A computed fold for a 76-nucleotide RNA from a Clostridia bacterium, annotated as transfer RNA. RNAcentral records the identical sequence in 3 taxa. It matches the Rfam family "tRNA". Rfam's curators write: Transfer RNA (tRNA) molecules are approximately 80 nucleotides in length. Gene Ontology term of the family: triplet codon-amino acid adaptor activity.

């Protein structure tokens, strides 16, 4: 160069195969405890790696690019 794979919240992942973007942990803030951890109960946080297309409707389908993995091929 080429082929396959995967990018969704700080992190690690899911979304039943096109129609309400979620969970675990981590964080806030509360209860409680002399006080901390544990614990409960509430909250914040992401328009989906970037751009375009298809469609009434796209995280999901197609296209073109990035970035990481992995195999192969080139050089030496």
């Nucleotide at each position: 160069g080429g082929g396959c794979g995967u990018g969704u919240a700080g992190c690690u992942c899911a979304a039943u195969u096109g129609g309400g973007a979620g969970a675990g942990c981590g964080c806030u803030a509360g209860c409680a405890u002399c006080g901390c951890a544990a614990g409960c109960u509430a909250g914040a946080g992401g328009c989906a790696g970037c751009g375009g297309g298809u469609u009434c409707g796209a995280a999901u389908c197609c296209c073109g690019c990035c970035a990481c993995g992995u195999c192969c091929a080139c050089c030496a």